[in-house]
Background:
RNAcentral holds the sequence, with entries from ENA and Rfam. Transfer RNA from Pseudarthrobacter sp. BIM B-2242, 72 nucleotides, folded computationally. Its Rfam family is "tRNA". The family's RNA type in Rfam is transfer RNA. The organism belongs to Pseudarthrobacter, within Bacteria.
RNA sequence: GCCCGAUUGGCUCAGUGGCAGAGCACGUUCUUGGUAAGAACGAGGUCGCCGGUUCGAUUCCGGCAUCGGGCU
Numbered sequence: 001g002c003c004c005g006a007u008u009g010g011c012u013c014a015g016u017g018g019c020a021g022a023g024c025a026c027g028u029u030c031u032u033g034g035u036a037a038g039a040a041c042g043a044g045g046u047c048g049c050c051g052g053u054u055c056g057a058u059u060c061c062g063g064c065a066u067c068g069g070g071c072u
Stems, first nucleotide, its partner, number of pairs: 001071007010024004018055001026042005048064005
């Protein structure tokens, strides 16, 4: 230098062109003599950044950044 993949709550990851989700973690409450476990509810996200296409983009396209892998 070229090619491929990834980037989404604190962490690990789903996700689909039309409301952003799960598990764990966190908070409150219930349950217990108390803890753990369990249950209910809740908070937490510029979906890496900049453009483009579209009525509408987390999703499609281009570029950039970071990470991982391959080739030379």